[in-house]
RNA sequence: GGGCCCUUAGCUCAGUUGGUUAGAGCGCUUCCCUUACAAGGAAGAGGCCGCUGGUUCGAGUCCAGCAGGGCCCA
Numbered sequence: 001g002g003g004c005c006c007u008u009a010g011c012u013c014a015g016u017u018g019g020u021u022a023g024a025g026c027g028c029u030u031c032c033c034u035u036a037c038a039a040g041g042a043a044g045a046g047g048c049c050g051c052u053g054g055u056u057c058g059a060g061u062c063c064a065g066c067a068g069g070g071c072c073c074a
Stems, first nucleotide, its partner, number of pairs: 001073007010026004019057001028044005050066005
């Protein structure tokens, strides 16, 4: 330098054919339970869906550029 893949909650990851409100597990907070802790039960907080632009009535999803990470080739 070239090709391919990935980027969604604090972490690890889902997200169907573009369709109205974005989810799970773990973690975190509060309460219950316990002498206490763990486990268990109930409730809750937490997201510019990497950034910018484009297509569309409508974008996490499609397209382009950029950024970061990974693999391969030179």

Source information
A computed fold for a 74-nucleotide RNA from a Phycisphaerae bacterium, annotated as transfer RNA. It was read from a public genome assembly. Its Rfam family is "tRNA". Rfam classes the family as a transfer RNA. The source organism's lineage runs through Bacteria, Pseudomonadati, Planctomycetota and Phycisphaerae. The prediction has a mean pLDDT of 82.